[in-house]
RNA sequence: GCUUUCAUAGCUCAGUAGGUAGAGCACAUCCAUGGUAAGGAUGGGGUCGCCAGUUCGAUUCUGGCUGAAAGCU
Numbered sequence: 001g002c003u004u005u006c007a008u009a010g011c012u013c014a015g016u017a018g019g020u021a022g023a024g025c026a027c028a029u030c031c032a033u034g035g036u037a038a039g040g041a042u043g044g045g046g047u048c049g050c051c052a053g054u055u056c057g058a059u060u061c062u063g064g065c066u067g068a069a070a071g072c073u
Base pairs, nucleotide, nucleotide: 001072002071003070004069005068006067007066010025011024012023013022019056027043028042029041030040031039049065050064051063052062053061
C1' cells in the first nucleotide's frame, strides 16, 4: 500500500427485507434475613463510532473519515 470483517448501555453481545432498540452481567431502590451471601420485584442508563448522500422516514442502504482485528504484498 491492497483486501475482508467489525464499531449498538459501564462490560459481553443480539436486533431489524428502512418505521424513533433489547438480553445477560454490572448499578440503584425495595422485599426477605438477627446479619451477610444467595434469591425475588421494580427502576435508571444508549441522539446505535464521526461526517455526508438517498428516502416522508436510516442503527439498518450508499460514500468518505477514524479506530480495532485478520489476510496479502
Source information:
This is a predicted structure of a 73-nucleotide RNA (transfer RNA) from an uncultured Clostridia bacterium. Its Rfam family is "tRNA". From the family's description: Transfer RNA (tRNA) molecules are approximately 80 nucleotides in length. Its mean pLDDT, the model's own confidence on a scale to 100, is 81.